[in-house]
Context: one part of a larger RNA
């Protein structure tokens, strides 16, 4: 890993709702006792008790009433069932006792899973420390004290030298003990080793044997170290199925409906309660619901506006302030400074409004559609991490696949077609079948289904097939101002002068550093000078004028279509899906045709809901069958309904079986399906069908458990 087997909503008690059954103003027994039976079980007794039959009050208590109260005011909570029938009676509602199903509570309560907690034991043959008693430490070096002798002293002492001596948690270094650094080892030789290297090696040394200390305890030259390969509290068994708001898993089929990821609260935030939204059943209502049209309303958003509240710009006017002049002072005068109020003009605002929509909301009337709508609630839920897109806003940076609200949509729980691929975008909601048809979005040169379609225009950039500010005689369309055969624009030829080197400044300043002024004259025209240039002049050039040339012309500005530059990234073109495309296979406008989906239509079929008609009957019904219509059938959590199969029990078939049971295997057939039946082979002794009952009742997942390979 595969295969096989095992593997998870059960049982008891109580409550509650629904289905169903018995009895009824009653219903019912419990323990227990008795009878029958092989047993399963059945029958009889047992009335204790429980529920109901009356309520009200805190209670005493009273009672179809009662409580509050002075009250025979008032008010609260209660009572005075319904239908058929003359009646007896029957039925409904209701009561009660069973039974089945759904749910709740307490129990292990769907299954598996802790880390832990507690109790009683077992451990110091590992290791820590301690006690007792033994053992071990090659060799070499250093050479303390003491002692001796000599020197020294008057003699001692002290000191010095030599000798002797042999001290030391002394030195070097084997055994022994350790484990520093590196490498190897890493399913190892080894659950800690090997090699090299290294520390201690007479000591707080190493070691044998016997013994002691035990789990909130020991021991510890102290690391939370060690206490049997385990230690922030050992191990074993037990409490025990601890608890787990957490993770995982939870087994057959078909049919109908179908969510939520919100609000409030929470030692609450990944949990839970109530509400909201889903489902099922019963009931109520004839109006309710949805859409459309008309009518009537409430309201202060978008927009707009500046009266108000604030903000803010320029001008005017003018208190006050600053500054200046002046005055002995007080006054006064000036002011291109600051500035209230006021005036004019133009503005800004979620928390400004003398205005004010569209939508939406409420109500009325009408029409259409639909079986909806509402309630008791009553039973059962799930959800309470949402996410993306569009729109309106807040936060952020007018960032985020960001975050928080609101309205809508999609995904969630939605398949199909388009978008190259791609939950959310565009189209469109899949009951099943068809080698039939029409369309949507999107497409129609090839890949690739359908136009190398038609008419008109644009683009030359492969723009299309990313991108801004900004830049540019790209090119198309429109507008507008000006010049022009009395000759425009461009080119070419010529002129471009004088006062004058204007004044100032300056070393100089002569058109051309800078400041001021910017006149006059001669002229066809010529600036007190456009740029280059000089130290300053000079020189070149421009404006301006003449000539030449001879225009369906020339110059400028504005609006607009399409394009250009701006434009740098990491494997390889790589910013059309690709090929490839240029009067297009690009872009814009118009037109026709076609393709294209699980949409729509056609044909056939299935199931569910519903209207009408007819028929059937041990049951007269919420039943069954048939015919004619209408509508529906995506689906996670989840609700509801109907079934299949397995094991066992009762009963019937006095069923089947060596003329071959179960099981296995291959085929056929029936059923929407779970599955059923039949045949062949295998197998070799048991097994089935109807009805009813009871469950250890369905496996692919749980790093599931056991086994096999």
């Nucleotide at each position: 890993g595969c295969c096989g087997g095992c593997g998870a909503g059960u049982g008891g008690a109580u409550c509650u709702c629904g289905g169903u059954g018995g009895c009824c103003a009653g219903g019912u027994u419990a323990a227990g006792g008795g009878a029958g039976g092989a047993g399963a079980c059945u029958c009889c007794c047992g009335g204790a008790g429980c529920c109901g039959g009356a309520g009200c009050g805190a209670a005493a208590g009273c009672g179809a009433g009662u409580c509050c109260g002075a009250a025979g005011a008032g008010g609260g909570c209660g009572c005075c069932g319904c239908c058929c029938g003359c009646a007896a009676g029957g039925g409904c509602a209701g009561g009660u006792c069973g039974u089945c199903g759904g749910g709740a509570u307490c129990c292990g309560a769907c299954c598996c899973g802790a880390a832990a907690c507690c109790g009683g034991g077992c451990g110091a043959g590992c290791u820590a420390c301690c006690c007792a008693u033994g053992g071990c430490c090659a060799g070499g070096g250093u050479g303390a004290a003491g002692c001796g002798c000599a020197g020294g002293u008057a003699a001692c002492a002290c000191c010095u030298g030599c000798g002797u001596g042999g001290a030391g948690g002394c030195c070097c270094g084997a055994a022994c003990c350790g484990g520093u650094u590196g490498g190897c080892g890493g399913u190892g030789c080894a659950a800690a080793g090997c090699c090299a290297u290294c520390g201690g090696a007479u000591g707080a040394g190493c070691u044998g044997u016997g013994g002691g200390u035990a789990g909130g305890g020991g021991u510890g030259a102290a690391a939370u170290g060690c206490c049997a390969a385990u230690c922030g509290a050992g191990c074993c068994c037990g409490g025990a199925g601890a608890u787990a708001g957490c993770u995982g898993g939870u087994u057959c089929u078909c049919c109908c409906c179908g969510a939520a990821a919100u609000g409030c609260a929470u030692u609450u935030a990944g949990g839970u309660g109530c509400a909201g939204c889903c489902u099922c059943a019963g009931g109520g209502c004839u109006a309710a619901c949805u859409c459309u049209g008309c009518c009537g309303g409430a309201g202060g958003u978008a927009g707009g506006g500046c009266u108000c509240u604030g903000g803010a710009u320029g001008g005017g006017c003018u208190a006050g302030g600053g500054g200046g002049c002046a005055g002995a002072a007080a006054a006064g005068c000036c002011u291109a400074c600051c500035a209230a109020a006021c005036c004019c003009a133009a503005c800004c605002a979620a928390a400004c409004c003398g205005c004010g929509a569209a939508u939406g909301c409420c109500g009325g009337c009408a029409g259409a559609g639909c079986a909806c709508c509402c309630c008791c609630u009553g039973g059962g839920a799930g959800u309470g991490a949402g996410c993306c897109c569009g729109u309106g806003a807040g936060g952020g940076a007018u960032a985020a696949g960001c975050u928080u609200c609101a309205c809508g949509g999609a995904c969630g729980a939605g398949a199909g077609g388009g978008g190259a691929a791609c939950a959310a975008c565009c189209c469109a909601g899949a009951c099943c079948g068809c080698c039939g048809g029409c369309u949507a979005a999107g497409g129609c040169c090839c890949c690739u289904a359908a136009g190398u379609g038609c008419g008109g225009g644009c683009u030359a950039a492969g723009u299309g097939g990313u991108g801004a500010a900004g830049g540019a005689u790209g090119u198309g369309g429109g507008g507008u101002g000006g010049c022009c055969c009395a000759g425009a624009c461009a080119g070419c030829c010529g002129g471009g002068a004088g006062g004058u080197u204007g004044g100032c400044u300056u070393a100089g300043a002569a058109g051309c550093a800078g400041c001021c002024a910017u006149c006059c004259u001669u002229u066809a025209a010529a600036g007190a000078g456009u740029g280059c240039g000089u130290a300053a002049c000079a020189g070149c050039u421009c404006a301006c004028c003449g000539g030449u040339c001879g225009a369906u012309g020339c110059c400028g500005c504005c609006c607009u279509g399409c394009g250009c530059c701006g434009a740098a990234a990491a494997u390889g073109u790589a910013g059309c899906g690709g090929g490839g495309c240029u009067c297009a296979a690009g872009c814009c406008c118009g037109c026709c045709g076609c393709c294209g989906a699980a949409g729509c239509c056609g044909c056939g079929g299935g199931c569910c809901c519903u209207g009408g008609c007819a028929g059937g009957c041990a049951u007269a019904g919420c039943c069954c069958u048939g015919c004619c219509g209408g509508g529906g059938c995506g689906g996670u959590a989840g609700g509801g309904g109907a079934g299949c199969g397995u094991c066992c029990u009762g009963u019937c078939c006095a069923g089947c079986g060596u003329c071959g049971a179960a099981g296995g295997u291959g085929g056929g057939u029936c059923g929407c399906g779970a599955g059923g039946c039949c045949c062949g082979c295998u197998g070799g002794a048991g097994c089935g069908g109807g009805c009813a009952g009871g469950a250890g009742u369905g496996a692919g997942a749980a790093u599931g458990c056991c086994g096999g390979c």

This is a predicted structure of a 709-nucleotide part of an RNA (large-subunit ribosomal RNA, domain II) from a Chloroflexota bacterium. The organism belongs to Chloroflexota, within Bacteria. The RNAcentral record of the full RNA draws on ENA.